A computed fold for a 102-nucleotide RNA from Falsibacillus albus, annotated as Purine riboswitch aptamer. The coordinates come from a structure-prediction model, not an experiment, and the mean pLDDT is 78.
RNA sequence: UGAAUAUCGUUUGUUUUCUAAUGUAUAUACCUGGGAAUAUGGCUCAGGCGUCUCUACCGGAUCACCGUAAAUCAUCCGACUACGUCAGAAAACGAUGGGAAA
Numbered sequence: 001u002g003a004a005u006a007u008c009g010u011u012u013g014u015u016u017u018c019u020a021a022u023g024u025a026u027a028u029a030c031c032u033g034g035g036a037a038u039a040u041g042g043c044u045c046a047g048g049c050g051u052c053u054c055u056a057c058c059g060g061a062u063c064a065c066c067g068u069a070a071a072u073c074a075u076c077c078g079a080c081u082a083c084g085u086c087a088g089a090a091a092a093c094g095a096u097g098g099g100a101a102a
């Protein structure tokens, strides 16, 4: 100089990842255009807007409505994503020992 390895991180560390909870954002909302389905149906593509914000902007159930036309309504349940807080776990690092070998 310092290997293996041990302990600690619950008197006092840092970082990353994962999981859970929670807060903020957004109302999973609204507007527009093209296309599609048609009571066994009610979608699809694209654009805009909304967030000190990347992404997403849908799914299902129930109810109503539309008598075959081009347009859907209401209620409920469900998140995802970005950032923050907190808890747990893991890893790395760190700390304290240890002392192979040179």
Stems, first nucleotide, its partner, number of pairs: 001101001005097004013093007021085005026056001030048006041066002050057001058078005064072001